[in-house]
Predicted 3D model of a 553-nucleotide part of an RNA (large-subunit ribosomal RNA, domain I) from a Candidatus Melainabacteria bacterium.
Context: one part of a larger RNA
RNA sequence: AGCGCAUGGAGGAUACCUUGGCGCCAGCAGCCGAUGAAGGACGCAAUAAACUGCGAAAAGCUAGGGGGAGCCGUUAUAGGCUUCGAUCCCUAGGUCUCCGAAUGGGGCAACCCCGCCAGAGUAAUGUCUGGUGAUCCACAACUGAAUAAAUAGGUUGUGAGAAGGUAAGCUCGGGAACUGAAACAUCUUAGUACCGAGAGGAAAAUAAAACAAAACAGUGAUUCCCUUAGUAGCGGCGAGUGAAAGGGGAAGAGCCCAAACCAGUUGUACGAAAGUACGAUUGGGGUAGCGGGACAGCAUACGAGAUGGGAUGACGAUAGUUGAAGAUGCCUGGGAAGGCACACCAAAGACGGUGACAGUCCGGUAAGCGAAAUUGUCUGAACCUCAGCUGUAUCCCAAGUAGGACGGAACACGAGAAAUUCCGUUUGAAUCCGCCGGGACCAUCCGGUAAGGCUAAAUACUGACUGGCGACCGAUAGUGAACAAGUACCGCGAGGGAAAGGUGAAAAGAACCCCGGUGAGGGGAGUGAAAUAGAACAUGAAACCGUGUGCUU
Numbered sequence: 001a002g003c004g005c006a007u008g009g010a011g012g013a014u015a016c017c018u019u020g021g022c023g024c025c026a027g028c029a030g031c032c033g034a035u036g037a038a039g040g041a042c043g044c045a046a047u048a049a050a051c052u053g054c055g056a057a058a059a060g061c062u063a064g065g066g067g068g069a070g071c072c073g074u075u076a077u078a079g080g081c082u083u084c085g086a087u088c089c090c091u092a093g094g095u096c097u098c099c100g101a102a103u104g105g106g107g108c109a110a111c112c113c114c115g116c117c118a119g120a121g122u123a124a125u126g127u128c129u130g131g132u133g134a135u136c137c138a139c140a141a142c143u144g145a146a147u148a149a150a151u152a153g154g155u156u157g158u159g160a161g162a163a164g165g166u167a168a169g170c171u172c173g174g175g176a177a178c179u180g181a182a183a184c185a186u187c188u189u190a191g192u193a194c195c196g197a198g199a200g201g202a203a204a205a206u207a208a209a210a211c212a213a214a215a216c217a218g219u220g221a222u223u224c225c226c227u228u229a230g231u232a233g234c235g236g237c238g239a240g241u242g243a244a245a246g247g248g249g250a251a252g253a254g255c256c257c258a259a260a261c262c263a264g265u266u267g268u269a270c271g272a273a274a275g276u277a278c279g280a281u282u283g284g285g286g287u288a289g290c291g292g293g294a295c296a297g298c299a300u301a302c303g304a305g306a307u308g309g310g311a312u313g314a315c316g317a318u319a320g321u322u323g324a325a326g327a328u329g330c331c332u333g334g335g336a337a338g339g340c341a342c343a344c345c346a347a348a349g350a351c352g353g354u355g356a357c358a359g360u361c362c363g364g365u366a367a368g369c370g371a372a373a374u375u376g377u378c379u380g381a382a383c384c385u386c387a388g389c390u391g392u393a394u395c396c397c398a399a400g401u402a403g404g405a406c407g408g409a410a411c412a413c414g415a416g417a418a419a420u421u422c423c424g425u426u427u428g429a430a431u432c433c434g435c436c437g438g439g440a441c442c443a444u445c446c447g448g449u450a451a452g453g454c455u456a457a458a459u460a461c462u463g464a465c466u467g468g469c470g471a472c473c474g475a476u477a478g479u480g481a482a483c484a485a486g487u488a489c490c491g492c493g494a495g496g497g498a499a500a501g502g503u504g505a506a507a508a509g510a511a512c513c514c515c516g517g518u519g520a521g522g523g524g525a526g527u528g529a530a531a532u533a534g535a536a537c538a539u540g541a542a543a544c545c546g547u548g549u550g551c552u553u
Stems, first nucleotide, its partner, number of pairs: 001552009016502002020473002022470006029462002031165002039099003042055003046077001050074002061093006070081003104113003114133007135162002137159007170198005180187001184236001210219002223250005233241002254454003261284010289432001291397004295391004303386003308383001313378006320369003326342001328341004343360002345349001351363003403427008413439001434449005489496002509537001512524004
């Protein structure tokens, strides 16, 4: 030195475990904010770095409930509190520094500086405390130019008015490209991603100028699902794209104005006045397609009502609580829940814990019960609203609108035979003997009544909260994060972004002695079932490095 055997070091794989994740389901909730949010900075404990909690009243204060023996968070020590009921949990209050929309002014966020009012203090000033002071908008009052009346403007007051935040869903305004077409330009990707604005617990849509049928049937607001159907279509008729009616379900709900007309108030013009004409404004009236209404005449109660209104009642939410049956005997063991034997409960043999595997040890589970306070859902009483018939001479029935032309866009539909809808430019009607539609267009017929508005439910989503489940993961996995994780650290910044779990049943965490630097580390002793479980702590593979010994050279 090599090959064996034995035994170590180093290392942290493997199996085991789970406080954490992932996914799905159900329920609940669906906004917060100038009464200062979301998010932060700085503080607060006897001691206190970090996390948690809280705010100079600072790991907390008050009240009302619950609860019943310990408590002063993670976290020792010291010192305290508590059956005169603490700690803890729920509800309602109080406090709540500074920054932040940040709003008295400024500013390099958490800082600097100021006016006014009231108070404290001082001989006085400085100082301190509380309040108040941004902008816009709405309303009101007072003022008030050019310019007479007026208006603009100004001042003051009032306002829980607005601003800013928020995961996904929603509506609206903008709006790509890679890609596919085996290249590429129309097309596709796609009205997607992304940007902007806004709203709500949902949003949007919604009460027919709708569909439909083709001789004269039928349906009856919207939304969503299944189907129709990858059909009819569209399409360099390429790639691709792609309906609707109808049928079956979920849900179900209908209303209010404008105008004609009447009345009040008021302005302007004319006028000597009475008044007339034209406006403005308030109230009544009125709301439709067997056209309706005004108007004229007659009548005036039973009833109906989405939203409004909220009495009453019921059921929940936010703390909790009752809850059966083996302390059974023996054996093994450090330990019984294991084995053997004998019992018991069960509307409870879910689950978790307990020194190994427990229906009967503990927490619970099944089944019941419970709220002073705050609050949700359903129910919906008064109130409130609506509501008749006949006639038809006249009047009204939403105008720079509908429609046309040109240019675009949306419609499954790429300009096409291209209806329908929307926008830009330019034109421009009719008022029921009217007007629009039924996919160019015309006739007949059928359907409807545009140019104002509102409207629950069925539908979408899940940041937060609660519960359950898993042929999901088990620490290089599962979230980036099981640990002081969006931390440490990196970057001027936008931003990037880790590693890191396991002593033991219980600290019983090794008194005392020895070596050593009053070390580090180790040897005894002791604890423990185990210390080759000793804190660099469960298991402890391999690479790598030793020690002892046998053989070979």

Its mean pLDDT, the model's own confidence on a scale to 100, is 84. The full RNA is in RNAcentral, with records from ENA.